[in-house]
Molecule: Lysine riboswitch aptamer
Organism: sheep gut metagenome
RNA sequence: GAUAGAGGUCGCGUGACUUAUGAGUAGCAAGUGGGAUGAGACAGGCUCAGAUGAAAACUUGCAAAAGGGAGGAACGCCGAAAGGGUUGAUUUCCUGUAGUUGAACCCUUGGGCAUAAAUUUAAGAGAUUUAUGACUGUCAUCGUAAGAUGGGGAGCUAUC
Repeated sequence: GAUAGAGGUCGCGUGACUUAUGAGUAGCAAGUGGGAUGAGACAGGCUCAGAUGAAAACUUGCAAAAGGGAGGAACGCCGAAAGGGUUGAUUUCCUGUAGUUGAACCCUUGGGCAUAAAUUUAAGAGAUUUAUGACUGUCAUCGUAAGAUGGGGAGCUAUC
C1' cells in the first nucleotide's frame, strides 16, 4: 500500500410506511367591531389588497401542513456517521441581512448509555457541545492470573 473483517444496554445512516405531537393552532367562511391601514421573513424598493370599509380585538363553524420525534421492517454500511467553520451556489418578488437546501475544503469526535448545564426547538421530545460517571471494543505497558493504568478511529485484527 491492497484486500477482507470486528466493535453493538437500538452500532451507524437512508428513504418510504404507520403513528403521536404540532393543534382545535395557522388558514378559510360568516358575524360583531373599528375607521386607515394591511400583505408579500426583516430594512429599503417595488407590487398588491383596502372608505363597495384595512389592521387590532371578540364570537361561531370548518379545519390543515412542514420541519423535529417514535415504531417495526427493508436497504446501504463499520468514519459507519455526527457536529462545527470557510467559500461559492440555490431559494424565500428585487437588493442587503437573516433563513432554507445541497456542494467543495478544513477541524473535532473509538462506540453507545446515564446525569447536569448551555444551545437548538412549539416542546420536560429529539439533537449537538462540554463536564462527570460507569460500561464496551481495541492496542500498549505492568502482572503467573484475575486485573490495573494509559492512548485514540490518521486506530485495531487477518492475509498478501